This is a predicted structure of a 147-nucleotide RNA (FMN riboswitch aptamer (RFN element)) from Olsenella sp. It matches the Rfam family "FMN riboswitch aptamer (RFN element)". Gene Ontology term of the family: FMN binding. The RNAcentral record of the sequence draws on Ribocentre. Taxonomically the source falls in Olsenella (Bacteria, Bacillati, Actinomycetota, Coriobacteriia). The model forms 97% of the base pairs in the Rfam consensus.
[in-house]
RNA sequence: UGACAGUUUCAGGGCGGGGUGAGAUUCCCCACUGGCGGUAACGGCCUGGGCGCGCCCAGAACCCGAAGUCCGCGACCCGCUAAAAAGGCGGCUGACCUGGUGAGAUUCCAGGACCAACGGUUACAGUCCGGAUGGAAGAAACGGAGG
Numbered sequence: 001u002g003a004c005a006g007u008u009u010c011a012g013g014g015c016g017g018g019g020u021g022a023g024a025u026u027c028c029c030c031a032c033u034g035g036c037g038g039u040a041a042c043g044g045c046c047u048g049g050g051c052g053c054g055c056c057c058a059g060a061a062c063c064c065g066a067a068g069u070c071c072g073c074g075a076c077c078c079g080c081u082a083a084a085a086a087g088g089c090g091g092c093u094g095a096c097c098u099g100g101u102g103a104g105a106u107u108c109c110a111g112g113a114c115c116a117a118c119g120g121u122u123a124c125a126g127u128c129c130g131g132a133u134g135g136a137a138g139a140a141a142c143g144g145a146g147g
Base pairs, nucleotide, nucleotide: 001146004143006142007141008140009139010138016030017029018028019027031127032126033116034115035073036072037071038070042065043064044063046059047058048057049056050055051054068114069113077091078090079089080088081087096112097111098110099109100108118130119129120128
């Protein structure tokens, strides 16, 4: 450095204020949140130069970080399989535009939008309660043939 058995650990956030009402964290107004891998012109690290010593300018292969709406996946749900549970296979699975810069952007900057399983509930839930002390995309560590 590292194929690849195996083991261990970890792996989801959010209703605050006001209104109506007998009753709403469920309706209305304002607010708040964003799983995993990939991509990414941005940022960091780094290199060179400048000075007012912390910033500015330029560069930049690798490395690190960076999208709720792009690509793919997971969760929920459904079917088949299974005595059942687990597991396996298949299905289903939300939402972005406009302007700017540029060779190039649904990723950067600005503005405005939009989306969020199932069951429950004095009243309709992304934010409350529940399945769930569950499962899981996956992440990290240990191990380690070979080089």